[in-house]
A computed fold for a 62-nucleotide RNA from a marine eukaryotic metagenome, annotated as transfer RNA. Rfam family: tRNA. The sequence is in RNAcentral, with records from MGnify.

RNA sequence: CAUAGCUCAGCUGGUAGAGCAUUCGCCUUUUAAGCGAGCGGUCGUUGGUUCGAGUCCAACUG
Numbered sequence: 001c002a003u004a005g006c007u008c009a010g011c012u013g014g015u016a017g018a019g020c021a022u023u024c025g026c027c028u029u030u031u032a033a034g035c036g037a038g039c040g041g042u043c044g045u046u047g048g049u050u051c052g053a054g055u056c057c058a059a060c061u062g
Base pairs, nucleotide, nucleotide: 001062002061005020006019007018008017014051022038023037024036025035026034044060045059046058047057048056
């Protein structure tokens, strides 16, 4: 260091986001490009602290 299929954000604890990919639509003679919308997560595992943990603590796995 470990968060969406991939690349990564997440403000010293308060409803999990972006880009790409993918799906649908618009546009176009068609494709691509462009525009709009949607889908997608038990945040590596197990415990602890706390009213509340992606965030703090411990152990473990890689």